About this RNA:
Predicted 3D model of a 77-nucleotide RNA (transfer RNA) from an Acutalibacteraceae bacterium. The RNAcentral record of the sequence draws on ENA. NCBI's taxonomy places the organism under Bacteria, Bacillota, Clostridia, Eubacteriales, Acutalibacteraceae. The coordinates come from a structure-prediction model, not an experiment, and the mean pLDDT is 81.

RNA sequence: GGGAUUAUAGCUCAGCUGGUUAGAGUACUUGCUUGACAUGCAAGGGGUCGAAGGUUCAAGUCCUUUUAAUCCCACCA
Numbered sequence: 001g002g003g004a005u006u007a008u009a010g011c012u013c014a015g016c017u018g019g020u021u022a023g024a025g026u027a028c029u030u031g032c033u034u035g036a037c038a039u040g041c042a043a044g045g046g047g048u049c050g051a052a053g054g055u056u057c058a059a060g061u062c063c064u065u066u067u068a069a070u071c072c073c074a075c076c077a
Base pairs, nucleotide, nucleotide: 001073002072003071004070005069006068007067010026011025012024013023019057028044029043030042031041032040050066051065052064053063054062
């Protein structure tokens, strides 16, 4: 230098052929339960979907550019 994959909640991830309020587990907070803790149960908070732009009535999803991580190839030595 060329190419591929990945990026969504604190963490691990799902999200179909673009469609109605962005989800699950775990963690966190509060309450119940206990003599106390753990477990369990109930409720709650937390996201501009890596960034910018575009297409569309409508974008996490499609297009362009770009950033980061991992891998492959090439180059140098």